About this RNA: Lysine riboswitch aptamer from uncultured Dysosmobacter sp., 160 nucleotides, folded computationally. It matches the Rfam family "Lysine riboswitch aptamer". Its family is annotated with lysine biosynthetic process in the Gene Ontology. The sequence is in RNAcentral, with records from MGnify.
RNA sequence: GAUAGAGGCGCGGGUUUCAUCAGUACCCUCCGGCACGGUCAGGCAGCCGCCGGACGGGAAAGGGAAAACCGCCGAAGUUGUGAAAGACUGCCUGGUCUUUCGCUGCUGGGCCGUCGGAGAAUAUCCGCCGGACUGUCACAAAACUUUGUGAAGCGCUAUC
Numbered sequence: 001g002a003u004a005g006a007g008g009c010g011c012g013g014g015u016u017u018c019a020u021c022a023g024u025a026c027c028c029u030c031c032g033g034c035a036c037g038g039u040c041a042g043g044c045a046g047c048c049g050c051c052g053g054a055c056g057g058g059a060a061a062g063g064g065a066a067a068a069c070c071g072c073c074g075a076a077g078u079u080g081u082g083a084a085a086g087a088c089u090g091c092c093u094g095g096u097c098u099u100u101c102g103c104u105g106c107u108g109g110g111c112c113g114u115c116g117g118a119g120a121a122u123a124u125c126c127g128c129c130g131g132a133c134u135g136u137c138a139c140a141a142a143a144c145u146u147u148g149u150g151a152a153g154c155g156c157u158a159u160c
């Protein structure tokens, strides 16, 4: 340098089904109110009304679970940052959100917990911190394969 592997409630992807989302958004009818009304913010324009209540009708996406399948062991996730595309009615300025690619930093792994963020949510995900557990290597000790300390995957093991 190349190839192949290991950690285990191991990581990720799409498809199908199911529950939730929710009797919510939205729609018809009626009643009341507002119009200096409504639209992510401001301006111009365009389009349409807007708010509350009653009856009736009534979703979806994201997120989640299960099974099998697929790709895998920096698997993958994420901070910051750059570029591109898209959405929020059109244009300008701004803002928010989603996706893709690149650079950079952090994290061995899953679990539990406080706090914070996202979320309809007590589900779930993400981040800092803490805890025990577990795998790898190094060092030390010894009761001989166990204990302790430390480190990090740009690592470790095997073969060539």
Base pairs, nucleotide, nucleotide: 001160002159003158004157005156008073010072011071012070013069015067016066017065018064026057027056029054030053031052032051033050034049037048038047039046040094041093042092043091044090045089076107077106078105080103081102082101083100084099085098086097087096088095108134109133111131112130113129115127116126117125118124136151137150138149139148140147141146